[in-house]
A computed fold for a 108-nucleotide RNA from a Bacteroidota bacterium, annotated as SAM riboswitch aptamer (S box leader). The prediction has a mean pLDDT of 82.
RNA sequence: GAUUUAUAAAGAAGGGUGGAGAGAUUAGGCUCUGCGAAGCCCUGACAACCGUCCCACUUGGGAAAAGGUGCCAAUACCUAACCCCGUUUUACGGGGAAAUGAUAAAUU
Numbered sequence: 001g002a003u004u005u006a007u008a009a010a011g012a013a014g015g016g017u018g019g020a021g022a023g024a025u026u027a028g029g030c031u032c033u034g035c036g037a038a039g040c041c042c043u044g045a046c047a048a049c050c051g052u053c054c055c056a057c058u059u060g061g062g063a064a065a066a067g068g069u070g071c072c073a074a075u076a077c078c079u080a081a082c083c084c085c086g087u088u089u090u091a092c093g094g095g096g097a098a099a100u101g102a103u104a105a106a107u108u
Stems, first nucleotide, its partner, number of pairs: 001108007013043005021032003026080004044072001046070001049068002052063004076100001082096006
C1' cells in the first nucleotide's frame, strides 16, 4: 500500500513554538481563526479497538486503565448521486440504505 471486519448524533485541557489558514477530496453552504489557524513539542484528559485480569467455553460477559494505538469545536459540521414518506410541489422537511473518508484489529 491492498483486502476484510467492527465502530461512530457521547466524551475530553493547558503550555511552548509557529505565523495564516483550517474544518478528508470536488462543489455549494456554514462555522472556527492575529483574543493567534494549520503543523510540531511537552504535560494532562477522554475513550476502551488490541492487550492485562476474572467468569464462561461460545460467538460471550465483567473489571481496571500497565502497555500499543487513537482522540481532545460543531452528527464524519451540513448538503450532493439512490430509495421511501410528508408538505405550502421543480423546492423544503424527515427517515433509510449505499459510496467515500477516519480509527482499530487481522491477513497479505

Description: It matches the Rfam family "SAM riboswitch aptamer (S box leader)". Rfam's curators write: The SAM riboswitch is found upstream of a number of genes which code for proteins involved in methionine or cysteine biosynthesis in Gram-positive bacteria. Of the family's consensus pairs, 97% are formed in the model.